RNA sequence: GUGCUAUCGCUUCCUGCUUAGGUAGGAGGAGGAAAGUCCGGACAGUAUAGAGCAAUGCACCGGUGAAUAGCCGGGUACCUCAACCAAUGCUGAAAAGUAUGUUGAGGUAACAGAUAGUGCCACAGAAAAUAACUACUCCGCCUCGGCGGAGAAAAGAUGAAAAUGUGGGGUAAAAGCCCACAGCUUUUGAUGGUGACAUCAUUUGCGGGUAAACCUUGCAUGCUGAAAUGCCACGUAUAGUAUCGUUUGAGGACUGCUCGUCCAAGAUACAGGGUAGGCAGAUUGAUCCCGGCGAGUAAUUACCGGGACAGAUAAAUGAUGGCAGUCCCGAUUUAUCGGGAUAACAGGAUCCGGCUUACAGGU
RNA sequence: GCCGGAGUAGCUCAGCUGGUAGAGCAGCUGAUUUGUAAUCAGCUGGUCGGGGGUUCGAUUCCCUUCUCCGGCU
Numbered sequence: 001g002u003g004c005u006a007u008c009g010c011u012u013c014c015u016g017c018u019u020a021g022g023u024a025g026g027a028g029g030a031g032g033a034a035a036g037u038c039c040g041g042a043c044a045g046u047a048u049a050g051a052g053c054a055a056u057g058c059a060c061c062g063g064u065g066a067a068u069a070g071c072c073g074g075g076u077a078c079c080u081c082a083a084c085c086a087a088u089g090c091u092g093a094a095a096a097g098u099a100u101g102u103u104g105a106g107g108u109a110a111c112a113g114a115u116a117g118u119g120c121c122a123c124a125g126a127a128a129a130u131a132a133c134u135a136c137u138c139c140g141c142c143u144c145g146g147c148g149g150a151g152a153a154a155a156g157a158u159g160a161a162a163a164u165g166u167g168g169g170g171u172a173a174a175a176g177c178c179c180a181c182a183g184c185u186u187u188u189g190a191u192g193g194u195g196a197c198a199u200c201a202u203u204u205g206c207g208g209g210u211a212a213a214c215c216u217u218g219c220a221u222g223c224u225g226a227a228a229u230g231c232c233a234c235g236u237a238u239a240g241u242a243u244c245g246u247u248u249g250a251g252g253a254c255u256g257c258u259c260g261u262c263c264a265a266g267a268u269a270c271a272g273g274g275u276a277g278g279c280a281g282a283u284u285g286a287u288c289c290c291g292g293c294g295a296g297u298a299a300u301u302a303c304c305g306g307g308a309c310a311g312a313u314a315a316a317u318g319a320u321g322g323c324a325g326u327c328c329c330g331a332u333u334u335a336u337c338g339g340g341a342u343a344a345c346a347g348g349a350u351c352c353g354g355c356u357u358a359c360a361g362g363u
Numbered sequence: 364g365c366c367g368g369a370g371u372a373g374c375u376c377a378g379c380u381g382g383u384a385g386a387g388c389a390g391c392u393g394a395u396u397u398g399u400a401a402u403c404a405g406c407u408g409g410u411c412g413g414g415g416g417u418u419c420g421a422u423u424c425c426c427u428u429c430u431c432c433g434g435c436u
Base pairs, nucleotide, nucleotide: 002324003323004322005321006320007319008318010029011028012027013026014025015024016023017022031345035356036355038354039353040352041351042350043225044224045223046222050259051258052257053256055221056220057219058218059217060074061073062072063071064070075111076109077108078107079106080105081104082103083102084101088099089098090097091096112216113215117214118213119210120209121208133156134155136151137150138149139148140147141146142145164182165181166180167179168178169177183206184205188201189200190199191198192197229280230279231278232277240270241269242268243267244266251263252262253261287308288307289306290305291304292303294301295300325342326341327340328339329338330337331336332335364435365434366433367432368431369430370429373388374387375386376385382419390406391405392404393403394402412428413427414426415425416424
């Protein structure tokens, strides 16, 4: 995500005429998404909202705002790209190179808990979480080649994932079994920060993944939605049948259940009769735009001035021209001429703030 | 307007506490028959409505979107 204007057409309101069918004049008439109804409110009804269970949603921190799962800023983790070698690690004799390191830019995150518990992890593999198949070590037996028992996660093949990594000690063989360094994690303290968190010291350990599996923890939510709700008018069978009920309380008060509170003389089913009109809610509001001046890194927001904003009820807003603007093509004197296009997605239905999705053309 | 459900082979439906997607009918081939139907044996046929995410792995779980169906005055 065009502007102004002309003619015809549609529609709402106002005024005049007309005996009601219309007609004349005037004023107004879709969007950035009016859409999806995915979140959040306003508003209305109800015990002004009660108790418990259940259910649903949210999940790093701070801010913003009426509120949100939105938005802004920050933290942490990861990914990509670029640069760099001061520190750390690796390679190297060194110079130096390099990333798993540092810095910068961009991006992603449903980002609480897997050390509360339960479940699941196909195929392959010895084993998918009480790991012994091969190979290894020791012991026993015997037909001397094997069998049985024990130890052991260091080596092997599988897989998306294999039981902290490297080096040394240790041992019959081995192992965080012990030690050093590194990684992650736990406790406590100090410093900085509103906080998430970061840095340093201390201390404990090495627990596979999955919570968009059940679940646990914390927080929030009462429910129903304009077909809410309040009122007016018209019509009808002041006909019927069955069951339950009237203080021994049916049923209702809009929650899935239980309770509690309140109302309560009718309620439910069957078969029929009638009506299916109008008013309010309802269109000016947490509104939007422009200009000025401030606060804040930003989202956002204070103040002043000006301007704009449909309200139909089965639902109107369309068609054809002109001028301007914009874009494209061609020509050239480079700012003019000629020609063409003005298309897409889509259409209000109580209103508003977000999100998501659709979209010709332009930036 | 508000709310709920469904989409899987040509058709009708299973499978959805995640692990190679199935049944009946239809279609094709063969057998049987003089021939057809029926019957018997075998075979073919799938973007699981579309897109994205979680996970090692998605028809299944989550988000978004399209189409269809139903309920409420």

Two RNAs folded together computationally: RNase P RNA and transfer RNA, 436 nucleotides in total. The coordinates come from a structure-prediction model, not an experiment, and the mean pLDDT is 76. It holds a member of the Rfam family "Bacterial RNase P class A". Rfam's curators write: Ribonuclease P (RNase P) is a ubiquitous endoribonuclease, found in archaea, bacteria and eukarya as well as chloroplasts and mitochondria.